[in-house]
The RNA shown here (Glycine riboswitch aptamer) has 100 nucleotides and comes from a marine eukaryotic metagenome. RNAcentral holds the sequence, with entries from MGnify. Its Rfam family is "Glycine riboswitch aptamer". From the family's description: This family represents the bacterial glycine riboswitch.

RNA sequence: CUGUUGGAGAGUGACGCGGUGCCGCUCGGCAUCGUUUCCACCGAAGGGGCAACCCGCCGACGAGUGUCGGCGGCGAAUCUCUCAGGUUCCAGGACAACAG
Numbered sequence: 001c002u003g004u005u006g007g008a009g010a011g012u013g014a015c016g017c018g019g020u021g022c023c024g025c026u027c028g029g030c031a032u033c034g035u036u037u038c039c040a041c042c043g044a045a046g047g048g049g050c051a052a053c054c055c056g057c058c059g060a061c062g063a064g065u066g067u068c069g070g071c072g073g074c075g076a077a078u079c080u081c082u083c084a085g086g087u088u089c090c091a092g093g094a095c096a097a098c099a100g
Stems, first nucleotide, its partner, number of pairs: 001100006011039001013038002016035008040087003046083001047081003054073008
């Protein structure tokens, strides 16, 4: 990297519009699907942020190729943010197991 298997969380919310079916025959109603917007929420595609260690500079102390402090750099996640994504099913899915 590929294949197989497992794999959580959170509204199948509100208004509107459109499609389909049914009822009515009043041009409305019901069911279902899709979708814009709004509100509420989730964290396990992706993405952003950070600790210690280490490095550089400055200062102080010290027996000392040292110690402490400040600034900067590097710097992880299942932490955190919630941009993206997601909140019936499907799909996706970090990660894990097996095989190659």